[in-house]
RNA sequence: CCCGUCGAGGGGCGCUGCAGCGGGGCGCGCGGCGCCCCGCCAGGCUCGACGGAUGCGCGUCCCCGACGCGAACGGCGCCCGCUCAUC
Numbered sequence: 001c002c003c004g005u006c007g008a009g010g011g012g013c014g015c016u017g018c019a020g021c022g023g024g025g026c027g028c029g030c031g032g033c034g035c036c037c038c039g040c041c042a043g044g045c046u047c048g049a050c051g052g053a054u055g056c057g058c059g060u061c062c063c064c065g066a067c068g069c070g071a072a073c074g075g076c077g078c079c080c081g082c083u084c085a086u087c
Stems, first nucleotide, its partner, number of pairs: 001055001002052008010080006018044001020040009043073001
C1' cells in the first nucleotide's frame, strides 16, 4: 500500500443525481459484458485507532515520559450552532 470495523473532521431540512447497490427488460463475441427504465443514493474523501491478509517497499530497532503544535477537503438552496470583525 490492500480489506474490514470504529471514531473524528459542528449540525438540520430540502433539491439534483455521478459512482455504487437493488428491481425489471433488451442485446452480445453469453465462465461474463453492455444498454434502457424504475428505486435508494452528496462523508463514497482525509486523519487516527483496532483487527485481518501476506504481496511489496523502507531501514538501526523497541519501550516510556515531557514540552510544543495540530489539518485539508466534501454539488446547490435555506436555516441553526460556534467564532471573529464592523455598526
SAH (S-adenosyl-L-homocysteine) riboswitch aptamer from a Burkholderiales bacterium, 87 nucleotides, folded computationally. The coordinates come from a structure-prediction model, not an experiment, and the mean pLDDT is 76. Of the family's consensus pairs, 100% are formed in the model. Its Rfam family is "SAH (S-adenosyl-L-homocysteine) riboswitch aptamer". Gene Ontology terms of the family: S-adenosylhomocysteine metabolic process and regulation of gene expression. It was read from a public genome assembly, where an Rfam model found it.